[in-house]
RNA sequence: AUCUGAAAAAGGCAACUUCAUCGAAAGAUGAAUACGCAAAGUCACCGGUCUAAAGGGUUUUUCCCAUGACAGCGGGACUGCCGGA
Numbered sequence: 001a002u003c004u005g006a007a008a009a010a011g012g013c014a015a016c017u018u019c020a021u022c023g024a025a026a027g028a029u030g031a032a033u034a035c036g037c038a039a040a041g042u043c044a045c046c047g048g049u050c051u052a053a054a055g056g057g058u059u060u061u062u063c064c065c066a067u068g069a070c071a072g073c074g075g076g077a078c079u080g081c082c083g084g085a
Base pairs, nucleotide, nucleotide: 002085003084004083005082012037013036017032018031019030020029021028022027035072041078042077043076045075046074047073048070049069050068055064056063057062
């Protein structure tokens, strides 16, 4: 440096739920709590998924649409601890 994750060792992150705040919502942040995760570290580049305020259509309902969001949906890029080959 590359591949790999058996047994370990040191650790790390934190699902759901609850409370508070922001937000139209999806969702995010902080605290408590751990379902799980070898990148569940970072990044919206690609696909996918979620929401629909504003805008447009319909004019009763409602429909369409990201410029919003999801990295714990998958791919990709960058970075990283330890062990083995």
c-di-GMP-I riboswitch aptamer from a Deltaproteobacteria bacterium, 85 nucleotides, folded computationally. Of the family's consensus pairs, 95% are formed in the model. The coordinates come from a structure-prediction model, not an experiment, and the mean pLDDT is 86. The organism belongs to Myxococcia, within Bacteria. Rfam family: c-di-GMP-I riboswitch aptamer. Its family is annotated with cyclic-di-GMP binding in the Gene Ontology. It was read from a public genome assembly, where an Rfam model found it.